[in-house]
RNA sequence: GCGCCUUUAGCUCAGUUGGUAGAGCAACUGACUCUUAAUCAGGAGGUCCGGGGUUCGAGUCCCCGACGGCGCA
Numbered sequence: 001g002c003g004c005c006u007u008u009a010g011c012u013c014a015g016u017u018g019g020u021a022g023a024g025c026a027a028c029u030g031a032c033u034c035u036u037a038a039u040c041a042g043g044a045g046g047u048c049c050g051g052g053g054u055u056c057g058a059g060u061c062c063c064c065g066a067c068g069g070c071g072c073a
Stems, first nucleotide, its partner, number of pairs: 001072005007066001010025004019056001028042004049065005
């Protein structure tokens, strides 16, 4: 230099054919308990790596970039 993969909640990851973004764990609140832990219940937390484009509508498709990884030279 070229090609490919990855980037979504604090962490690990889903997300179908483009149709208003989810789970587990963690944290928080409550119940239980003498207290803590465990257990049970509940609600909250993300404009999806950045910018642009296509579209009525983009996490998803296209283009340019960024971090990381793999391969080739």